[in-house]
Molecule: c-di-GMP-I riboswitch aptamer
Organism: soil metagenome
RNA sequence: GAUAAAGGCAAACCCACGGUGACGUGGGGGCGCAAAGCCGACAGGUCAGUAUCCGAGCUGACGGCUGGGUUGCCGAA
Numbered sequence: 001g002a003u004a005a006a007g008g009c010a011a012a013c014c015c016a017c018g019g020u021g022a023c024g025u026g027g028g029g030g031c032g033c034a035a036a037g038c039c040g041a042c043a044g045g046u047c048a049g050u051a052u053c054c055g056a057g058c059u060g061a062c063g064g065c066u067g068g069g070u071u072g073c074c075g076a077a
Stems, first nucleotide, its partner, number of pairs: 001074001008033002013028006031064001037070003042067003045062006
């Protein structure tokens, strides 16, 4: 980061399974993505559970929430 090339990933939703739950895994499906590869033991944020009169707290989830770290394909301007 291009009216390029070769490719890649896979939203919502549906089915099955796991989980108290957020959500995750597999199959289908494609909204989109130049990192929509990886990192949640880097910082924040949101969500779930628990606690509590309230609050602080504790535990978990999300990388397709943001910043950041790190690895990778191509090579026009």